Transfer RNA from a soil metagenome, 72 nucleotides, folded computationally.

RNA sequence: GCCGGUGUAGCUCAGGGGUAGAGCUCGCGUUUCGUAAACGCGCGGCCGUCGGUUCGAAUCCGACCACCGGCU
Numbered sequence: 001g002c003c004g005g006u007g008u009a010g011c012u013c014a015g016g017g018g019u020a021g022a023g024c025u026c027g028c029g030u031u032u033c034g035u036a037a038a039c040g041c042g043c044g045g046c047c048g049u050c051g052g053u054u055c056g057a058a059u060c061c062g063a064c065c066a067c068c069g070g071c072u
Base pairs, nucleotide, nucleotide: 001071002070003069004068005067006066007065010024011023012022013021018055026042027041028040029039030038048064049063050062051061052060
């Protein structure tokens, strides 16, 4: 330099056009003499950035940025 992949909650990941979910973590509660476990409830993300398409974009397109891999 060229090609490809990934970027979504504190962490690991779903979701592939119609106002975003799970598990773990964390907080509260139930239970226990107490802790842990278990169970219930809750908190938490304008989806890497900027544009474009569309009535509508996390989702499609483009350019950047970061990380990973391949080729030279």

The sequence is in RNAcentral, with records from MGnify. It matches the Rfam family "tRNA".